[in-house]
Context: one part of a larger RNA
RNA sequence: CUGGGCGUAAAGCGCAUGUAGGCGGAUAUGGAAGUCAGAUGUGAAAGCCCUUGGCUCAACCAAGGAAGUGCAUCUGAAACCACAUACCUUGAGUAUGACAGAGGGAAGUGGAAUUUCCAGUGUAGAGGUGAAAUUCAUAGAUAUUGGAAAGAACACCGGUGGCGAAGGCGGCUUUCUGGGUCAUUACUGACGCUGAGAUGCGAAAGCGUGGGGAGCAAACAGGAUUAGAUACCCUGGUAGUCCACGCCGUAAACGAUGUGCACUAGGUGUUGGGAGUAAUUAAACUCACAGUGCCGAAGCUAACGCAUUAAGUGCACCGCCUGGGGAUUACGGUCGCAAGACUAAAACUC
Numbered sequence: 001c002u003g004g005g006c007g008u009a010a011a012g013c014g015c016a017u018g019u020a021g022g023c024g025g026a027u028a029u030g031g032a033a034g035u036c037a038g039a040u041g042u043g044a045a046a047g048c049c050c051u052u053g054g055c056u057c058a059a060c061c062a063a064g065g066a067a068g069u070g071c072a073u074c075u076g077a078a079a080c081c082a083c084a085u086a087c088c089u090u091g092a093g094u095a096u097g098a099c100a101g102a103g104g105g106a107a108g109u110g111g112a113a114u115u116u117c118c119a120g121u122g123u124a125g126a127g128g129u130g131a132a133a134u135u136c137a138u139a140g141a142u143a144u145u146g147g148a149a150a151g152a153a154c155a156c157c158g159g160u161g162g163c164g165a166a167g168g169c170g171g172c173u174u175u176c177u178g179g180g181u182c183a184u185u186a187c188u189g190a191c192g193c194u195g196a197g198a199u200g201c202g203a204a205a206g207c208g209u210g211g212g213g214a215g216c217a218a219a220c221a222g223g224a225u226u227a228g229a230u231a232c233c234c235u236g237g238u239a240g241u242c243c244a245c246g247c248c249g250u251a252a253a254c255g256a257u258g259u260g261c262a263c264u265a266g267g268u269g270u271u272g273g274g275a276g277u278a279a280u281u282a283a284a285c286u287c288a289c290a291g292u293g294c295c296g297a298a299g300c301u302a303a304c305g306c307a308u309u310a311a312g313u314g315c316a317c318c319g320c321c322u323g324g325g326g327a328u329u330a331c332g333g334u335c336g337c338a339a340g341a342c343u344a345a346a347a348c349u350c
Stems, first nucleotide, its partner, number of pairs: 003322004007304002012318001014201004021194003025088001027086004034080001035077008049065006091191001092188004096183004103177007110154001114150008125136002162169002206247006215241002220236004258317006266295007274287004299306002323350003332343004
């Protein structure tokens, strides 16, 4: 090196782009590096194996033979792999015409609600709870009407609906912009797949600087509860939550299921566009495509379950696991302002 695995038992990097590398469609021709065949040389002796022989046998010893995966050279084969040349269109991509969408960035704007402030009406309670109290209120609260301001979030539509690589994305308008699907032919002609390192993106919380601050609310204070109550409940309330820029780089970052391709019964919803039947349109029916759900055959699975969106059958490439604890650790290193992140043991113990 070789094994077996990775939905739930240990194990899929949070996600993508992509370097090296690995792997790679069809046809023809060429030389022949790999590959295959043959020949020659070499492959010390001893040993192993075979056949004889010598010690009374054996061990042991002697002689002969065989073998010696290998290496070198020469000759040949041309299916496969590699290379070269030419060519092809099915993989991949481009063009054209449609289409759906909370995909992303920026600017503007709307209504409901909440709180605060001002003014009116109005009077003794309000609030809160299992019950209370802290709390607010005759300096006029709660309620209600009118006005103003502020910040944050966008009811209904709304949907196992949509979009995005993932994180994630939801009022409306404008603008800039990425991706996708379907259909038709045309074009390029293998341009592909994966991807160690690397690079980028990456919820929430947290950090830095400057703003903002309505509501909510860690910490904190008080009231309750309780044996106690550093909680659950209540009244308050600061960071924070929001914005700009810069860090952090982690999550049950989950489908606990890496990416790509191919193949393998069906049934039934739903989203997007298309073709056909019929037809004035819509609806309906049939068909194939791209998503997204449910139920199920074969098969798989320890079982649960999965089942054309596979955990089935195969191929290519990457990542990871190897008894529990010690250990999401120590030390060292890299990164970070810090918090810490990444990488990652051992003693010991069962």
Small-subunit ribosomal RNA, central domain from a metagenome, 350 nucleotides, folded computationally. The RNAcentral record of the full RNA draws on SILVA. Rfam family: Bacterial small subunit ribosomal RNA. Gene Ontology terms of the family: ribosome and structural constituent of ribosome.